[in-house]
RNA sequence: UUCUCGAAAGGGCGAACCCGUCGCGAGGCGGGGGCGCAAAGCCAAGGGGCCUCAGGACUCGAGGCAGCCCGGUUUCCGAA
Numbered sequence: 001u002u003c004u005c006g007a008a009a010g011g012g013c014g015a016a017c018c019c020g021u022c023g024c025g026a027g028g029c030g031g032g033g034g035c036g037c038a039a040a041g042c043c044a045a046g047g048g049g050c051c052u053c054a055g056g057a058c059u060c061g062a063g064g065c066a067g068c069c070c071g072g073u074u075u076c077c078g079a080a
Base pairs, nucleotide, nucleotide: 005078006077012037013036017032018031019030020029021028022027035067041073042072043071046070047069048068049065050064051063052062053061
C1' cells in the first nucleotide's frame, strides 16, 4: 500500500408519520422528523423479486421500488 474485517474517532445518510407539491397509480421532489444503515452512495440498459397502470381472456406493453436479495462500480477511517 492492497484485500478481508468493523473497534474507536470525525462525520454521513434518513424509515414511519406530518405538511406542501407532481403523478391515474405504484411512487417522486422539498421541509419537518429520526426507525434504522458500513456503503441506506450510484447502476432498474446486470440477474431475480415485489408493486402500479391499461386490457373480457391469452399473448404482449408501459411505469415504479437501489432501505427486497444477488451482482457490478465508487468511497471516509484504520483497532483486533
Predicted 3D model of an 80-nucleotide RNA (c-di-GMP-I riboswitch aptamer) from an Actinomycetota bacterium. The source organism's lineage runs through Bacteria, Bacillati and Actinomycetota. Model confidence (mean pLDDT): 84 of 100.